[in-house]
RNA sequence: GCAGAGUAGAACGUUGUGCGUUAAGUGCUGAUCAGACGGGGAGUUGCUGGUCAGACGAAAAGUAAUCCGCUUGCGGUACAACAUUCGCAUCCCGCUGC
Repeated sequence: GCAGAGUAGAACGUUGUGCGUUAAGUGCUGAUCAGACGGGGAGUUGCUGGUCAGACGAAAAGUAAUCCGCUUGCGGUACAACAUUCGCAUCCCGCUGC
């Protein structure tokens, strides 16, 4: 000098267990605070999360019989496992091969 590897994590699918269906959650906007970002350092206008505020907003049906249930659905629903795909914003150094 050339080539390459590797993370956190993200997307999507399947399965399982829950939550909601008396509307929480998800998604959207604003303010504010915090966190993470290959082995090391730095790190954004990008990413993630907490709090507060605002706007919008839904799919129930069957069954049972006092209620509390059960079944099937529904929700851009939560978590976990597995499969697939993607994967350091960027900068410097390092690592492997030549």
Molecule: THF (Tetrahydrofolate) riboswitch aptamer
Organism: pig gut metagenome